[in-house]
């Protein structure tokens, strides 16, 4: 230095759930709260998963503007789904 990770030390983070807030939603953020986590720090690059506002397609309603239902779709989300990239605290075996 790299791998590795202890009933070690010091610290860190915070699932579900509740409240507030933003968002069409998935979900994000703040407060409370701890199931867990040695990268559960950071990055949507690959795969997966979730959502479907706009758009497209089909069908229905209506004189029409329009509207209802279903399907497809990421440009949205997830780093606490996996892989990859990158940075980093401690030091027993």
């Nucleotide at each position: 230095u790299c791998c590795c990770g202890a009933c070690a030390a010091a610290g860190g983070u915070a699932a579900a759930c509740c409240c507030g807030u933003c968002g069409a939603a998935a979900g994000g953020c703040g407060g409370g709260g701890a199931c867990g986590c040695a990268a559960a720090g950071c990055c949507a690059c690959g795969g997966g998963u979730c959502u479907a506002a706009a758009g497209c397609c089909a069908g229905g309603a209506g004189g029409g503007g329009u509207u209802c239902u279903g399907g497809c779709c990421a440009u949205g989300a997830u780093a606490g789904c996996c892989g990859g990239g990158u940075u980093g605290c401690c030091g027993a075996a």
Source information:
This is a predicted structure of a 93-nucleotide RNA (c-di-GMP-I riboswitch aptamer) from Firmicutes bacterium UBA6811. The prediction has a mean pLDDT of 89. The sequence was found by an Rfam model in a public genome assembly.